[in-house]
Molecule: transfer RNA
Organism: Viridibacillus arvi
RNA sequence: AUGAGUUUAGUCUAGUGGCAAGACAAAGGUCUCCAAAACCUUUGACGGUGGUUCGAUUCCAUCAACUCGUG
Numbered sequence: 001a002u003g004a005g006u007u008u009a010g011u012c013u014a015g016u017g018g019c020a021a022g023a024c025a026a027a028g029g030u031c032u033c034c035a036a037a038a039c040c041u042u043u044g045a046c047g048g049u050g051g052u053u054c055g056a057u058u059c060c061a062u063c064a065a066c067u068c069g070u071g
Stems, first nucleotide, its partner, number of pairs: 001070007010024004018054001026042005047063005
């Protein structure tokens, strides 16, 4: 330089146009003499900017970051 892929919570992973899900973690609580474990509750996210659409995490363009291939 060129081709392809990925980007969703603090972390890991779902979600093929119609209320963003789960696990771990974190906070609070129950239990316990204390702690751990277990159980209950809560908090927290669609990389940025545009476009299409009644409606976009989802489709399109571009930018950014990262990964892989070719040279």